This is a predicted structure of an 84-nucleotide RNA (c-di-GMP-I riboswitch aptamer). Rfam family: c-di-GMP-I riboswitch aptamer. Its family is annotated with cyclic-di-GMP binding in the Gene Ontology. Model confidence (mean pLDDT): 86 of 100.
RNA sequence: UUCAGCAAAGGGCAAACUUAUUCGAAAGAUGAGGACGCAAAGUUACAGAUCUAACGCUCAAGCUAUGAUGGCUGAACUACCUGG
Numbered sequence: 001u002u003c004a005g006c007a008a009a010g011g012g013c014a015a016a017c018u019u020a021u022u023c024g025a026a027a028g029a030u031g032a033g034g035a036c037g038c039a040a041a042g043u044u045a046c047a048g049a050u051c052u053a054a055c056g057c058u059c060a061a062g063c064u065a066u067g068a069u070g071g072c073u074g075a076a077c078u079a080c081c082u083g084g
Base pairs, nucleotide, nucleotide: 002084003083004082005081012038013037017033018032019031020030021029023028036071042077043076044075046074047073048072049069050068051067056063057062
């Protein structure tokens, strides 16, 4: 530098659910508890995908991302331990 994660050590993250909030229109976010899982479940909305639809458009139904999801996939960047 690159590939791999059978075993080990130290550890790390934290789904559902519960609860809280001078957060948010909502989707959702954040804190506390919790533990389904994760070897990038670390970071980034760049591409696809999905969710929401306030504003706007529409007679209405509905459409619309500039709002979200990195624990949906791809991509980019970075990284612990062990082994080849």